[in-house]
Predicted 3D model of a 78-nucleotide RNA (Glycine riboswitch aptamer) from Sneathiella limimaris. The sequence is in RNAcentral, with records from MGnify. Lineage of the source: Bacteria > Pseudomonadota > Alphaproteobacteria > Sneathiellales > Sneathiella.
RNA sequence: CCCUGCGGGAGAGUCAGGUUAGCCUGACGCCGAAGGAGCAACCGCCCCGGAAACUCUCAGGCACCCGGACCGCAGGGG
Numbered sequence: 001c002c003c004u005g006c007g008g009g010a011g012a013g014u015c016a017g018g019u020u021a022g023c024c025u026g027a028c029g030c031c032g033a034a035g036g037a038g039c040a041a042c043c044g045c046c047c048c049g050g051a052a053a054c055u056c057u058c059a060g061g062c063a064c065c066c067g068g069a070c071c072g073c074a075g076g077g078g
Base pairs, nucleotide, nucleotide: 001077002076003075004074005073006072007071008070013028014027015026016025017024018023029062030061031060035058036056037055038054042050043049
């Protein structure tokens, strides 16, 4: 550094219609912490290159669950 397992893990929604319910559809909004894109402080500097938790919101998301950057522990690999 990578993989697997376990634990922790944020933000943001109203209205209308349909439906026994779960939920679905539409309108107008909203969020950044999967992924993606952009800027460049910085590293490096001949060139090439790397590069944020900033910006965008394509994707994703806006009860719970799930997912989730990131953190911790355990095992395995390099």